The RNA shown here (small-subunit ribosomal RNA) has 1488 nucleotides and comes from a metagenome. The RNAcentral record of the sequence draws on SILVA. It matches the Rfam family "Bacterial small subunit ribosomal RNA".
[in-house]
RNA sequence: AGAGUUUGAUCCUGGCUCAGAAUGAACGUUGGCGGCGUGGAUUAGGCAUGCAAGUCGUGCGAGAAACUUCCCUUCGGGGAGGUGGACAGCGGCGUAAGGGAGAGUAAUACAUGGAUACCUACCCCCGAGUCCGGAAUAGCUGUGGGAAACUACAGGUAAUACCGGAUAAUAUCCCCGGAUCAAAGGUGUGAUUCCGCUUGGGGAGGGGUCCAUGACCUAUUAGCUUGUUGGUGGGGUAAAGGCCUACCAAGGCUUCGAUGGGUACCGGGCGUGAGAGCGUGACCCGGCUCACUGGGACUGAGACACUGCCCAGACACCUACGGGUGGCUGCAGUCGAGAAUCUUCCGCAAUGGGCGCAAGCCUGACGGAGCGACGCCGCGUGCGGGAUGAAGGCCUUCGGGUUGUAAACCGCUGUCAGAGGGGAUGAAAUGCAUGGGGGGUACUCUCCCAUGUUUGACAUAUCCUCAGAGGAAGGACGGGCUAAGUUCGCGCCAGCAGCCGCGGUAAGACGAACCGUCCAAACGUUAUUCGGAAUCACUGGGCUUAAAGGGUGCGUAGGCGGCUCGACAAGUUGGGUGUGAAAUCCCUCGGCUCAACCGAGGAAUUGCGCCCAAAACUAUCGAGCUAGAGGAAGGCAGAGGUGAGCGGAACUUGCGGUGGAGCGGUGAAAUGCGUUGAUAUCGCAAGGAACACCAGUAGCGAAAGCGGCUCACUGGGCCUUUUCUGACGCUCAGGCACGAAAGCUGGGGGAGCGAACGGGAUUAGAUACCCCGGUAGUCCCAGCUGUAAACGAUGAGCACUUGGCUGGAGGAGCUUCGAGGUUUUCCAGCCGUAGCGAAAGUGUUAAGUGCUCCGCCUGGGGAGUAUGGUCGCAAGGCUGAAACUCAAAGGAAUUGACGGGGGCUCACACAAGCGGUGGAGGAUGUGGCUCAAUUCGAGGCUACGCGAAGAACCUUAUCCUGGAUUUGACAUGCUUGGAUUAGCUCCGUGAAAGCGGAGUAACACUCUUUGAGUGGAACUUGCACAGGUGCUGCAUGGCUGUCGUCAGCUCGUGUCGUGAGAUGUCGGGUUAAGUCCCUUAACGAGCGAAACCCUUGUCGCUAGUUGCCAGCAUUUAGUUGGGGACUCUAGCGAGACUGCCGGUGUUAAACCGGAGGAAGGUGGGGAUGACGCCAAGUCCUCAUGGCCUUUAUGUCCAGGGCUGCACACGUCCUACAAUGCCGCGCACAAAGGGAAGCGAACUCGCGAGAGCAAGCAAAUCCCAAAAAACGCGGCCCAGUUCGGAUUGCAGGCUGCAACUCGCCUGCAUGAAGUCGGAAUCGCUAGUAAUCGUAGGUCAGCAUACUACGGUGAAUGUGUUCCUGAGCCUUGUACACACCGCCCGUCAAGCCACGAAAGUGGGGGGUCCACGAAGUCGCCGAGCUAACCCGCAAGGGAAGUAAGCGCCGAAUGGAAACUCCGCGAUUGGGACUAAGUCGUAACAAGGUA
Repeated sequence: AGAGUUUGAUCCUGGCUCAGAAUGAACGUUGGCGGCGUGGAUUAGGCAUGCAAGUCGUGCGAGAAACUUCCCUUCGGGGAGGUGGACAGCGGCGUAAGGGAGAGUAAUACAUGGAUACCUACCCCCGAGUCCGGAAUAGCUGUGGGAAACUACAGGUAAUACCGGAUAAUAUCCCCGGAUCAAAGGUGUGAUUCCGCUUGGGGAGGGGUCCAUGACCUAUUAGCUUGUUGGUGGGGUAAAGGCCUACCAAGGCUUCGAUGGGUACCGGGCGUGAGAGCGUGACCCGGCUCACUGGGACUGAGACACUGCCCAGACACCUACGGGUGGCUGCAGUCGAGAAUCUUCCGCAAUGGGCGCAAGCCUGACGGAGCGACGCCGCGUGCGGGAUGAAGGCCUUCGGGUUGUAAACCGCUGUCAGAGGGGAUGAAAUGCAUGGGGGGUACUCUCCCAUGUUUGACAUAUCCUCAGAGGAAGGACGGGCUAAGUUCGCGCCAGCAGCCGCGGUAAGACGAACCGUCCAAACGUUAUUCGGAAUCACUGGGCUUAAAGGGUGCGUAGGCGGCUCGACAAGUUGGGUGUGAAAUCCCUCGGCUCAACCGAGGAAUUGCGCCCAAAACUAUCGAGCUAGAGGAAGGCAGAGGUGAGCGGAACUUGCGGUGGAGCGGUGAAAUGCGUUGAUAUCGCAAGGAACACCAGUAGCGAAAGCGGCUCACUGGGCCUUUUCUGACGCUCAGGCACGAAAGCUGGGGGAGCGAACGGGAUUAGAUACCCCGGUAGUCCCAGCUGUAAACGAUGAGCACUUGGCUGGAGGAGCUUCGAGGUUUUCCAGCCGUAGCGAAAGUGUUAAGUGCUCCGCCUGGGGAGUAUGGUCGCAAGGCUGAAACUCAAAGGAAUUGACGGGGGCUCACACAAGCGGUGGAGGAUGUGGCUCAAUUCGAGGCUACGCGAAGAACCUUAUCCUGGAUUUGACAUGCUUGGAUUAGCUCCGUGAAAGCGGAGUAACACUCUUUGAGUGGAACUUGCACAGGUGCUGCAUGGCUGUCGUCAGCUCGUGUCGUGAGAUGUCGGGUUAAGUCCCUUAACGAGCGAAACCCUUGUCGCUAGUUGCCAGCAUUUAGUUGGGGACUCUAGCGAGACUGCCGGUGUUAAACCGGAGGAAGGUGGGGAUGACGCCAAGUCCUCAUGGCCUUUAUGUCCAGGGCUGCACACGUCCUACAAUGCCGCGCACAAAGGGAAGCGAACUCGCGAGAGCAAGCAAAUCCCAAAAAACGCGGCCCAGUUCGGAUUGCAGGCUGCAACUCGCCUGCAUGAAGUCGGAAUCGCUAGUAAUCGUAGGUCAGCAUACUACGGUGAAUGUGUUCCUGAGCCUUGUACACACCGCCCGUCAAGCCACGAAAGUGGGGGGUCCACGAAGUCGCCGAGCUAACCCGCAAGGGAAGUAAGCGCCGAAUGGAAACUCCGCGAUUGGGACUAAGUCGUAACAAGGUA
């Protein structure tokens, strides 16, 4: 610091996602040790048990057990005294701290900074005092009540408990005269001196109260408030105050957000971040609040009190049913809920706290240990050597590679853990004893020093010894982002996935294995926060088209605001100072072996307050100015507005005239109108609406908008003069006004047009487009509505920033007074510089550069929907979500493709012609049907006389039926056997294949002959393997078709563009052609085109055999001699290049015409097929990956099938006849083939053919007859002397074989068919048409195919249309590219949401009733020790129980508000490979 993801690609906008850090975490897998931290986040849910606050005998009375002394004794014991001090009590202090939690609280809180109407026990300092008395009461004793808790009465007792008096100021009150107020003692032989007590002042620390500022969301909460705001009197408090009360006044708060609702303890800090920020408030520290829920006070220095009291409520427990008791949000622990959070541990040794003179006691504060990888940090799981690179695993191209020095093996070490043994430290104080010194006049006081003595819950650094590599490695990931890949399995299944996306038989993405990568006692996942995200933009974004400028104006609050001078010091700036707790962060140093952790010092704490200074700027105050703004005067233009009046054209209607059959309308028609007279035409009249020409990217207006003429009223603008005012300005949340069309209400009006509606057409349908009618409406008046693509999709204002041209309204110079040109202000436009912009574009009328103010945006859909509010008569408007869902949606531009877009051009594309197909019969292929099987492939053009250049058997195949065979029909290697085999001869069986059997018996080498051994081949046994026309042409190679012989397809360098890309290759000409020329930011080049190649057309040269024969000779015959002239053959050359002439054209390319020439503009034909498209065709030519099969899907054999026939289609043949047919005669080719061949002549046969047989491996011989043509004759328009199908008989040929199923011949038979519907094919010259010939295949079989020549036309010189193609341009929502994309209803499933009769619950208030405890007030006849009077009785004073009153919690009730849930039914919405209907949008999308 970025990356992935929208597209065919690009740039941009924009969302989603990832990589980082973090956590009080949880879950999964795994788990050696230690240190330091940390651990109930959910139910502020309920709690068993134990502990968590006591202490003081130096305040008081009493005093058990025990011990002891004395006495008595029935020898059990009892009594008295002493020591002792338990339990309990009175009293003092503490219990308001410490500890826990975060429910409530949006301000009675908190933070920061100030203030004071206040209080303060214990502590410190200073001053003063501490006198004399009194009356009770608990404990205790006695008598009772009660289950208990507890409690009543009587008696009597103490105090540092309580009370009275004295004294009294520096305290308090005051009318300034005066008045009022206190105390307690203890220890000790001994106290003004020690510990206490009282009073006053001060301090420290703590607290109360007040003020300012700061800090969440919501306006779909806009008004709130009656003690409310203020005053006066009174009360109350420690204290100001409506804090409370009576009276008076009517205030107070609020858009700078009151009131209401929701949520939430606040801060230091913590996490993240470069920072600003954003998020958060665990642990630690400060503050606040709470203590079962609600209310209340008491005591006290302090509480309205966590382990106090009273009342009410809920819950739980005990109970003798009468009544009582309790409060873990203290430490442990338990249940519940939950994804989830620990031991019912040890100790007061340390630190701290309470009490105490002290010893000491208490302390779940605290110090420690335990549990949990929850976090951070550290350590270890060994180190060195070791290549036969072991075995095994995995992969493999089979060679090897990898795991991998890894292991084994050899040597070494000893961290951690384990066992044993030593051992520092956390401990210093206090107290006591002794000694010394100091302070206070005293002593029982106190301080310091030294010595001795006392105290460890827990932890254990570290050291020594022992043994032995021994006890200690996993997790996630490996398609891209993102480091790291192979094989197998599975087969859109199972599954993965953070995003993009993987998986449909070759998955680097699923599962496994091996290998690798990253971390490591952990690794991943999930959740959450910040970051990346400049994706809420203060730092630091935008609004023409991507989301986003309000429809327009006026204007309030607010914000901002010209020039000069002076003052002030609020903002601002500088300096100083106080504060900003500590901890944290940062820096330095130090302590644990290091680190985490801890300690010390510093810095920082960006903030707030106060003081001083400055005075530029802002604000404020004062004084001025004129450049902003406004006013005045004189002119100018204008569809600016409102009202009234007037006008002509057109239209329709009515009346009348003429006229006489149609009119009207459309793509074509029809509905409609018309003989009751239309349309047309003339005249007159009426009516309503709109104003042709002028008219113009002309004008005016804020916008909406404004168009005949005239008048009246009226708004604004511009120019000139520079006369006046003197900042009066700009913008504008709310607010007010205006606001097209449609629509609504009421009243008019209604010619034309015209939603709805009716009819006619179109159509598959046509609730549309077209036509005929036609109501609302359109028009006017009055009112409402308040919206538009209300658009320049561009808010208003001011200033600045190169230019050119045009138009409108004015002014000023020059001037020959016409024109013209110059200059200046305002308005409206075009083109363009810089700049800006994603680009398109914009560009002084900014989308440039700045300032001010307002409005608006933050992914798409859901949705401008729901709900609430508000406005409206309604329609509806304004404001305006969420759930859910997707990974995009979008802008601009690029390249293609496409268009029922445009332009140019070409092609037998059409047109003009000729001949066909489609009808018939037959042949052949295909579909279908059939069948045991009818093998397979090919399927628009580009399958269908195609693979197949030839299925009777063979061919021939997983075609069928049947029979055989299994290392095989074929290849290679190894292996067993033995001389049997192979080969040859033969037999049986059989349809054959095959099976079974008999006989004979080969070759080479070696050894000693018979013979034996060995070897090769063959056979045989077994193993590897062979084999497959089995599957996949969508795994492939190769080959082929097609667009298309169309003219295209690209590259290098340069240039342009952010880029995809463009340019070149466009444009003007021209061509068959991207062919060439010119122009030109392009210049060149390549693959194609052309040329080169073959053939044909002319000539020349060379060469003449098998070819030829003019002349010579010979002859039946180019037969022979001879010849090379000619033809011909086959080699080499020439020739044609727009070369020449004229014209056109740009002086070009080129075109047109002409000459010459055999041939003229590519002479004709062929071969030759660019980049690519169609997942085109072919696994059945061949090759090949993978899969399948292996006594079968291989191989062999026989027979059948591929030929099957109601039918449909394609391609052909033959015809339908007279341009013909038949018969006879007769002429002229080219190109081929021939040895398992072509086969002459001759003989036989009507013929097919047969017999015999010459020649020929071919310019020699043969096939071989060319046919049409031509000549003559016949036929005479008919189903024929046309046509030949079909069938019968008789033959021939090939072949083992002609039945299924060949071809040919002869005789006989003689079908359909008389030129072919819609539709459709070929062809532009030696072409079409027509005629025959040959070849390949092949034993035989050709109407097919491939070649060859003969005869030989017609038409067109055009491009409107159909089809296809090329180039340019245009639009696009297409890119799988129009066979594209895509919309809506309906039907199905599922999800969330809204409405809904109602129903269930929560919340905060209001009102009413009742009214506990309790404070306060009144009363107080009951009760009462202290003081007073009194001898006393008694009375007084002062209290108090009870009672009453105000307030008052809980409870009950009422009417509303608000939130949440459920809800028959209902509404739309989202989503879901292959449902239905249409085709609305994207191209002119077929009606923009």